[in-house]
A computed fold for a 95-nucleotide RNA from Vogesella sp. LIG4, annotated as Glycine riboswitch aptamer. The RNAcentral record of the sequence draws on Rfam and Ribocentre. It matches the Rfam family "Glycine riboswitch aptamer". Gene Ontology term of the family: glycine biosynthetic process. The organism belongs to Vogesella, within Bacteria.
RNA sequence: UCGGCUGAAUCUGGAGAGCGGCGCAUAUCGCGCCCACCGAAGGGGCUAACGGCGCAAUGCCGGAAAAUCUCAGGUGCAUGGACAGAGGGGUGUGA
Numbered sequence: 001u002c003g004g005c006u007g008a009a010u011c012u013g014g015a016g017a018g019c020g021g022c023g024c025a026u027a028u029c030g031c032g033c034c035c036a037c038c039g040a041a042g043g044g045g046c047u048a049a050c051g052g053c054g055c056a057a058u059g060c061c062g063g064a065a066a067a068u069c070u071c072a073g074g075u076g077c078a079u080g081g082a083c084a085g086a087g088g089g090g091u092g093u094g095a
Base pairs, nucleotide, nucleotide: 010086011085012084013083018035020034021033022032023031024030036075037074038073042071043069044068050062051061052060053059
């Protein structure tokens, strides 16, 4: 100097589950309790592949996830939302 990758930000798409009951308070898309649910913020545990130790074992250790658990969060709109796609951006000058 050139190119690529990754992260953050921006724009776009983006599922699921009660417009639940009771009480308080109202400018609300609020708070508390109760029952029933959801999983795609975050989080937990596991084991598979795989790796290590061991002569070996159906052994021991390590080891993901969109699977699993629902602590948290969520269950009309709004908001949030894993994940995915896209776009160059900044500075200066009174302009």